[in-house]
Context: one part of a larger RNA
RNA sequence: UUGGGCGUAAAGCGUCCGUAGGUGGUUUUGUAUGUCUACUGUUAAAGCGUGCGGCUCAACCGCAUAAGGGCGGUGGAAACUACAAGGCUAGAGUACGUUCGGGGCAGGGGGAAUUCCCAGUGUAGCGGUGAAAUGCGUAGAGAUUGGGAAGAACACCGGUGGCGAAAGCGCCCUGCUAGGCCGUAACUGACACUGAGGGACGAAAGCUAGGGGAGCGAAUGGGAUUAGAUACCCCAGUAGUCCUAGCCGUAAACGAUGGAUACUAGGUGUUGUCUGUAUCGACCCGGACAGUGCCGUAGCUAACGCGUUAAGUAUCCCGCCUGGGGAGUACGCAGGCAACUGUGAAACUC
Numbered sequence: 001u002u003g004g005g006c007g008u009a010a011a012g013c014g015u016c017c018g019u020a021g022g023u024g025g026u027u028u029u030g031u032a033u034g035u036c037u038a039c040u041g042u043u044a045a046a047g048c049g050u051g052c053g054g055c056u057c058a059a060c061c062g063c064a065u066a067a068g069g070g071c072g073g074u075g076g077a078a079a080c081u082a083c084a085a086g087g088c089u090a091g092a093g094u095a096c097g098u099u100c101g102g103g104g105c106a107g108g109g110g111g112a113a114u115u116c117c118c119a120g121u122g123u124a125g126c127g128g129u130g131a132a133a134u135g136c137g138u139a140g141a142g143a144u145u146g147g148g149a150a151g152a153a154c155a156c157c158g159g160u161g162g163c164g165a166a167a168g169c170g171c172c173c174u175g176c177u178a179g180g181c182c183g184u185a186a187c188u189g190a191c192a193c194u195g196a197g198g199g200a201c202g203a204a205a206g207c208u209a210g211g212g213g214a215g216c217g218a219a220u221g222g223g224a225u226u227a228g229a230u231a232c233c234c235c236a237g238u239a240g241u242c243c244u245a246g247c248c249g250u251a252a253a254c255g256a257u258g259g260a261u262a263c264u265a266g267g268u269g270u271u272g273u274c275u276g277u278a279u280c281g282a283c284c285c286g287g288a289c290a291g292u293g294c295c296g297u298a299g300c301u302a303a304c305g306c307g308u309u310a311a312g313u314a315u316c317c318c319g320c321c322u323g324g325g326g327a328g329u330a331c332g333c334a335g336g337c338a339a340c341u342g343u344g345a346a347a348c349u350c
Stems, first nucleotide, its partner, number of pairs: 004321003007304002012318001014201004021194003025088007034080001035077009049065006091191001092188003095184003099180002103177007110154001114150008125136002162169002206247006215241002220236004258317006266295011299306002323350003332343004
């Protein structure tokens, strides 16, 4: 290489958009790119295969002949593929009607709690732990009542419930904005799927500048514990956590499961829409589609398990893997303010 794989053994890019490319519904006619077929040219000799022959056999040698594949020419076929022209509506999109939601951005508002400040009451403790101590407190703490300020987060509802491509999103109201499902089947008429490069978004931490700073809290200081304790526990506490603008581009970015389409038993919850029966009406009881869970048949799997939300049966496209260590290291290149990130070896060794 052929091939085999990627939930947990090595292996699905964090997610999406999209260029080239690859792949692509149904039907008619034509052409003949691939395809198939007949004939033919060429593919030196030697060699290989077959037959015959020569050295006493064989190896070796000689003569004859055959063969496949490749490339070219001429004639033919038209199912598939391709191309051209023309239709169709089941894919896709649009329109109309309804509906759903913590989807996004901005503005405004709210209460509980916490801390701090002021004032009142009040007196000796508070706090903390396994036990203590550091710490706070007679300059009046803690407790309690009233008033004020600040920042951050939004109890209950809350739910294997919802939305979003993922990261993620939860107090209330308003504005702007994006999307999905369902129904109708009016319009377009294959406009589709995937996607190397490329682009956009991307938790936390971190970085730059300016704000903000209640609580928490790396670092740090102190108290304990201990043989020691650069920890676990306690008292403090800076960066940070928050906002605005920009950068970084990584995570066990996980369903450790790429995307699309079709097919293949059911049962039982739940969310959204439409609908049947029933009813004054709403429930109840059913059906369909779209999500989201559990159990489970066939099948698959090394097993665990998966099982119409597949890890089953198939097709298309992309990414990735190829023993452990060395190593996600070195070097080079690119990006970045930096931290570092992307790409990514070998010697050697088992």